The part of an RNA shown here (small-subunit ribosomal RNA, central domain) has 348 nucleotides and comes from Zoogloea sp. Rfam family: Bacterial small subunit ribosomal RNA. Its family is annotated with structural constituent of ribosome and ribosome in the Gene Ontology. Its mean pLDDT, the model's own confidence on a scale to 100, is 87. Lineage of the source: Bacteria > Pseudomonadota > Betaproteobacteria > Zoogloeaceae > Zoogloea.
[in-house]
Context: one part of a larger RNA
RNA sequence: CUGGGCGUAAAGCGUGCGCAGGCGGUUAUGUAAGACAGAUGUGAAAUCCCCGGGCUCAACCUGGGAACUGCGUUUGUGACUGCAUAACUAGAGUACGGCAGAGGGAGGUGGAAUUCCGCGUGUAGCAGUGAAAUGCGUAGAUAUGCGGAGGAACACCGAUGGCGAAGGCAGCCUCCUGGGCCAGUACUGACGCUCAUGCACGAAAGCGUGGGAGCAAACAGGAUUAGAUACCCUGGUAGUCCACGCCUAAACGAUGUCAACUAGUUGUUCGGUGAGGAGACUCAUUGAGUAACGCAGCUAACGCGUGAAGUUGACCGCCUGGGGAGUACGGCCGCAAGGUUAAAACUC
Numbered sequence: 001c002u003g004g005g006c007g008u009a010a011a012g013c014g015u016g017c018g019c020a021g022g023c024g025g026u027u028a029u030g031u032a033a034g035a036c037a038g039a040u041g042u043g044a045a046a047u048c049c050c051c052g053g054g055c056u057c058a059a060c061c062u063g064g065g066a067a068c069u070g071c072g073u074u075u076g077u078g079a080c081u082g083c084a085u086a087a088c089u090a091g092a093g094u095a096c097g098g099c100a101g102a103g104g105g106a107g108g109u110g111g112a113a114u115u116c117c118g119c120g121u122g123u124a125g126c127a128g129u130g131a132a133a134u135g136c137g138u139a140g141a142u143a144u145g146c147g148g149a150g151g152a153a154c155a156c157c158g159a160u161g162g163c164g165a166a167g168g169c170a171g172c173c174u175c176c177u178g179g180g181c182c183a184g185u186a187c188u189g190a191c192g193c194u195c196a197u198g199c200a201c202g203a204a205a206g207c208g209u210g211g212g213a214g215c216a217a218a219c220a221g222g223a224u225u226a227g228a229u230a231c232c233c234u235g236g237u238a239g240u241c242c243a244c245g246c247c248u249a250a251a252c253g254a255u256g257u258c259a260a261c262u263a264g265u266u267g268u269u270c271g272g273u274g275a276g277g278a279g280a281c282u283c284a285u286u287g288a289g290u291a292a293c294g295c296a297g298c299u300a301a302c303g304c305g306u307g308a309a310g311u312u313g314a315c316c317g318c319c320u321g322g323g324g325a326g327u328a329c330g331g332c333c334g335c336a337a338g339g340u341u342a343a344a345a346c347u348c
Stems, first nucleotide, its partner, number of pairs: 004319003007302002012316001014201004021194003025088007033081002035077008049065006091191001092188005097182003103177007110154001115149007125136002162169002207245003214240002219235004256315006264293013297304002321348003330341004
């Protein structure tokens, strides 16, 4: 390389966009590059294979044949692929009409709660725990009333619910903006699928300049304990928040994207159509999601099962015993931390 694989055994890039490349719907005509068929030239000898011969056999040597699956020239075919031309509408897209949504960005705004501050009432406790203690409090706390400050998060609704490519997204209002779904008409006419390199986005933590209510690594103290560098308690700094750079996760459905086909049943979300009902709504049917079961089939089993891990096709990524090691060296990126690419000796 071929082959075999990638939910859990090694293996799907975190996710998307996308140049090159690979692959590509239906019909007709042409062409003849690929392809197929015939003829012909060449394909040294030896080797390999077949049939013989010679050394007593064999290895070995030797005669003949076949083969040398290749390349060139030429003739033909026109199904298939390519190319060219013309056309089509079932793929893809556009317009028009509706619909749902925590999709994204910016600005504004609301109430509850915690903390702090001021004033008032008021007096000896409060807080905390399994029990305590550290802590707070007669310099007036806790509790309670009024007023104020500031930051962060949005109870109920709330859901096995919705949206997003993924990460993720939740008070309310306004502005800007992306995508999706449904129905039918018109239009474009293969404009498509996938995608090495590339580009963009990418939780948390961490890093550099601005904010800090609560919570809280580290740290301090009190307990517990044989010990307690913990679990529990009282405090508490980074951080958590905002604005811009880093790019990793059990970034998980541990399941790449796209397309086609293959029994059903039950729930739920958002549309369409029809029927019933005064209405809320119910039933039937048809799409798009999201869940639970399940036939065939698949699977080592577990399980998957029209949302496939079934049956197929296109393209990409990845795997090849364990350790050494996702490490060293080098390259690239980064302020750093580090990330990415990625071995070998040795060893079992």